[in-house]
RNA sequence: GGCAGAGUAGGUGUUAUGCGUUAAGUGUUAGAAGAUGGGAAGUCGCUUCUAAACGAAGAUUCUUAUCGCGUUGUAAUACCGCAUCCGCUGUU
Repeated sequence: GGCAGAGUAGGUGUUAUGCGUUAAGUGUUAGAAGAUGGGAAGUCGCUUCUAAACGAAGAUUCUUAUCGCGUUGUAAUACCGCAUCCGCUGUU
């Protein structure tokens, strides 16, 4: 030097366990900030804050449980997963 490969943020599915169902959460829009392979660089994406608009599925029952519902929280797990340059691993 050539060839091959791994790893971020995060996404989706499954399982477990919570929360809500007396509506919080989630989602949408605008603004601000932040994080994001080992390094550089950066945003399609992610997180937080503020504001605004919108907005829901309960049922059964032996009365304390069961089955649901929510673009619901968390954890585990499987799969997917940063253009470019350098680095790393294997091989030549």
Predicted 3D model of a 92-nucleotide RNA (THF (Tetrahydrofolate) riboswitch aptamer). The prediction has a mean pLDDT of 78. It was read from a public genome assembly, where an Rfam model found it.